[in-house]
RNA sequence: GGGCGGUUAGCUCAGCCGGAAGAGCGCCUCGCUUACACCGAGGAUGGCGGGGGUUCGAAUCCCUCACCGCCCA
Numbered sequence: 001g002g003g004c005g006g007u008u009a010g011c012u013c014a015g016c017c018g019g020a021a022g023a024g025c026g027c028c029u030c031g032c033u034u035a036c037a038c039c040g041a042g043g044a045u046g047g048c049g050g051g052g053g054u055u056c057g058a059a060u061c062c063c064u065c066a067c068c069g070c071c072c073a
């Protein structure tokens, strides 16, 4: 330098044919316990890597930039 894959919650990851975002773990509160853990009940947290475009509407389509990984040279 070229090709491919990826970037979504604190972490690991889903997200269908564009209709507006979820799970597990973690975290907080309460209950339980002498206490901790387990367990039960409830709760908070992201608007989807940045910018631009298309569209009534974009995490999803297009362009561009950045970063990560793999392959080729």
Base pairs, nucleotide, nucleotide: 001072002071003070004069005068006067007066010025011024012023013022019056027043028042029041030040031039049065050064051063052062053061